[in-house]
Notes
Predicted 3D model of a 371-nucleotide RNA (Bacterial RNase P class A) from Hydrogenophilus sp. The coordinates come from a structure-prediction model, not an experiment, and the mean pLDDT is 78. The sequence was found by an Rfam model in a public genome assembly.
RNA sequence: GAAGUUCGCCAGGCAGUCGCUGCCGCUAACGGGCGGGAGAGGAAAGUCCGGGCUCCAGAGAGCAGGAUGCCGGCUAACGGCCGGGCGCCGCGAGGCGACGGAAAGUGCCACAGAGAAUAGACCGCCGAUGGCCCCAAAGGGGGAUCAGGCAAGGGUGAAACGGUGGGGUAAGAGCCCACCGCGGUACCGGGUAACCGGACCGGCACGGUAAACCCCAUCCGGAGCAAGGCCAAAUAGGGAAGCAAGGGCGUGGCUCGCGCCGCUUCCGGGUAGGCCGCUUGAGCCGAACGGUAACGUUCGGCCUAGAGAAAUGACUGCCCCAGACCUGGAGAGGUCUGCGACAGAACCCGGCUUAUCGGCGAACUUCGCUU
Numbered sequence: 001g002a003a004g005u006u007c008g009c010c011a012g013g014c015a016g017u018c019g020c021u022g023c024c025g026c027u028a029a030c031g032g033g034c035g036g037g038a039g040a041g042g043a044a045a046g047u048c049c050g051g052g053c054u055c056c057a058g059a060g061a062g063c064a065g066g067a068u069g070c071c072g073g074c075u076a077a078c079g080g081c082c083g084g085g086c087g088c089c090g091c092g093a094g095g096c097g098a099c100g101g102a103a104a105g106u107g108c109c110a111c112a113g114a115g116a117a118u119a120g121a122c123c124g125c126c127g128a129u130g131g132c133c134c135c136a137a138a139g140g141g142g143g144a145u146c147a148g149g150c151a152a153g154g155g156u157g158a159a160a161c162g163g164u165g166g167g168g169u170a171a172g173a174g175c176c177c178a179c180c181g182c183g184g185u186a187c188c189g190g191g192u193a194a195c196c197g198g199a200c201c202g203g204c205a206c207g208g209u210a211a212a213c214c215c216c217a218u219c220c221g222g223a224g225c226a227a228g229g230c231c232a233a234a235u236a237g238g239g240a241a242g243c244a245a246g247g248g249c250g251u252g253g254c255u256c257g258c259g260c261c262g263c264u265u266c267c268g269g270g271u272a273g274g275c276c277g278c279u280u281g282a283g284c285c286g287a288a289c290g291g292u293a294a295c296g297u298u299c300g301g302c303c304u305a306g307a308g309a310a311a312u313g314a315c316u317g318c319c320c321c322a323g324a325c326c327u328g329g330a331g332a333g334g335u336c337u338g339c340g341a342c343a344g345a346a347c348c349c350g351g352c353u354u355a356u357c358g359g360c361g362a363a364c365u366u367c368g369c370u371u
């Protein structure tokens, strides 16, 4: 100097004028006026997880169903986060993982190929032993291959029933051996553990696939602020059909249990107004201590929207940024344009995922050059 990886922060700034909404205070004829403070995000988005809260409800058990899936920790909890292990990718910093079980069982592995899981002979190798032919006629030698032997070499395929090397053989094969791989061990060492390393035994179970069915372990009531309460008002405490105690209903399904005594469907009528829920929180900021970290403890400080068809805005000036044009050798200057990326609370919170202009900071990696 260039190229990357990971983490954190900001989200146009300042000033003026006018306007909107809540809250607090004063005043008031309860209309309103004055003053003070505050007023949309890092994702407010998706509605994907987990909760707080409300109701079912004074409570349960099981089955089915669903979710998660290495180990340890954090948390209110989680499918989240942190750290570690193993596997894969990357030169690396780092990134990703749907990461329990294939010796419980079932299923699948198209096509190609001889053969795809107790497999197999297309091209091939051998043909010692038995047979055939030639020479010899004593031994035996030679040839072609039939029977037969082989799966080591080649081919097919995503994948071929362990790999490399050596011995052995007619040619071969864990047939034997060494190492690797694989399996076993109430074995040894390190580690809380997942695991890592070692030792011994075994020629060795017939590969892969479980975001296939399944098995195993752990966890899981439901519905949701349009939840749910209070007040006021109005109407038709209307009509029909069905079930009926061995019944009906009770916040996913089924069974048992428990509770209530009515319940279900259709037609028709009234109201849809006001208040609460509704913003002080598993809250935010700072420091110290503990911890590798996530995070926790203690102390101190702060209050930062609460609308109700939906307020949080508009204009002007300067600065920043971007684009276009002009001048200039360059530095730079001038003019014009720009709702300046993605995008707007609606009960609240912890996460994840997706979208995104530009800027700032920290640590680390690789390459090149110089010293």
Stems, first nucleotide, its partner, number of pairs: 001367010012319007020039002023036005041342001045353002048351005053224004060256004065220005070084005085099001086097004100215002105213002107209003122154002124150003129147003132143004162180006181204001182202004187198004228276004238267006247261004283302008320340001321338007